[in-house]
Context: one part of a larger RNA
RNA sequence: CUGGGCUUAAAGAGUGCGUAGGCGGCCUGGAAGGUUGGAUGUGAAAUCCCUCGGCCUAACCGAGGAACUGCGUUCAAAACCGCCAGGCUUGAGGAAGGCAGAGGUGAGCGGAACUGAUGGUGGAGCGGUGAAAUGCGUUGAUAUCAUCAGGAACACCGGUGGCGAAGGCGGCUCACUGGGUCUCUUCUGACGCUGAGGCACGAAAGCUAGGGGAGCGAACGGGAUUAGAUACCCCGGUAGUCCUAGCUGUAAACGAUGAGCACUAGAUCGAGGGCCCUCCCACAGGUUCUCGGUCGUAGCGAAAGUGUUAAGUGCUCCGCCUGGGGAGUAUGGUCGCAAGGCUGAAACUC
Numbered sequence: 001c002u003g004g005g006c007u008u009a010a011a012g013a014g015u016g017c018g019u020a021g022g023c024g025g026c027c028u029g030g031a032a033g034g035u036u037g038g039a040u041g042u043g044a045a046a047u048c049c050c051u052c053g054g055c056c057u058a059a060c061c062g063a064g065g066a067a068c069u070g071c072g073u074u075c076a077a078a079a080c081c082g083c084c085a086g087g088c089u090u091g092a093g094g095a096a097g098g099c100a101g102a103g104g105u106g107a108g109c110g111g112a113a114c115u116g117a118u119g120g121u122g123g124a125g126c127g128g129u130g131a132a133a134u135g136c137g138u139u140g141a142u143a144u145c146a147u148c149a150g151g152a153a154c155a156c157c158g159g160u161g162g163c164g165a166a167g168g169c170g171g172c173u174c175a176c177u178g179g180g181u182c183u184c185u186u187c188u189g190a191c192g193c194u195g196a197g198g199c200a201c202g203a204a205a206g207c208u209a210g211g212g213g214a215g216c217g218a219a220c221g222g223g224a225u226u227a228g229a230u231a232c233c234c235c236g237g238u239a240g241u242c243c244u245a246g247c248u249g250u251a252a253a254c255g256a257u258g259a260g261c262a263c264u265a266g267a268u269c270g271a272g273g274g275c276c277c278u279c280c281c282a283c284a285g286g287u288u289c290u291c292g293g294u295c296g297u298a299g300c301g302a303a304a305g306u307g308u309u310a311a312g313u314g315c316u317c318c319g320c321c322u323g324g325g326g327a328g329u330a331u332g333g334u335c336g337c338a339a340g341g342c343u344g345a346a347a348c349u350c
Stems, first nucleotide, its partner, number of pairs: 004321003007304002012318001014201004021194003025088006033081002035077008049065006091191001092188004096183004103177007110154001114150008125136002162169002206247006215241002220236004258317006266295011299306002323350003332343004
């Protein structure tokens, strides 16, 4: 050097865009860098290997051969890799015409519920629990009706349903906007895949500044429970939860399964589009492309399981793993306002 792995045993970066690099479709011609073959020069001697020989034998020594798998020069070949030139359309992309969608951003609007305020009715309890108590209430509560105000979230539809790269996205309307998919021709002509660094996005909590604050509710106070109860239960309740601008950059960020391409039995359900058939419409049926599930063959797997959405069979590129603890700690560096993040050991011990 080669050789092993990453769903659950250690191991897929949270996700994308993309630089360098690596890898890359079909055909023709050219040159000949890699490649292959021949010739030639060199590759010191000794050593190693083979065959003989000399010391009684061996070690050792002598002779000859082979080898030294390398490098240079030169001649030739042109399949493959690379290079140059030309062409192609199936990979990729564009145009046209449709379609589905909680994809994103901003603005406006709506009803139910809740809390508060004011007024009316009413008159003793309400609330809460396993049972209670704290709490609220004759300064009129709870209940009920009317009006007003406020903030947050959007019942039913709603679904192993849809969309998005992931995080995530759910009332209605409008504006702006990203992506996907289908159909038929048409256009470009390999423009592709992956992606070290880098950049961007990234739940919740947290931080800074300014607003907002109905409900809920860390901390905190009280009531219970209990041997105790710094809890579970109850009554209150501040940050926070919400908005705007910025920061943080982490999660069981999970399918614990990186991305792309090709191939390898089926069955069934759901979503979107096209075509065929049905005299027409609708339903049903058949077929095809895309997406989302369930079961399952071969295979794979330690098993659980997985199984065209692979964990099967192959190729390309990236990331990561190498016994448990010490430890995601120390130290250094770097980022951050901080909290802390990223990178990341060793001694020692089993």
The part of an RNA shown here (small-subunit ribosomal RNA, central domain) has 350 nucleotides and comes from an uncultured prokaryote. The RNAcentral record of the full RNA draws on ENA. Its Rfam family is "Bacterial small subunit ribosomal RNA". The prediction has a mean pLDDT of 88.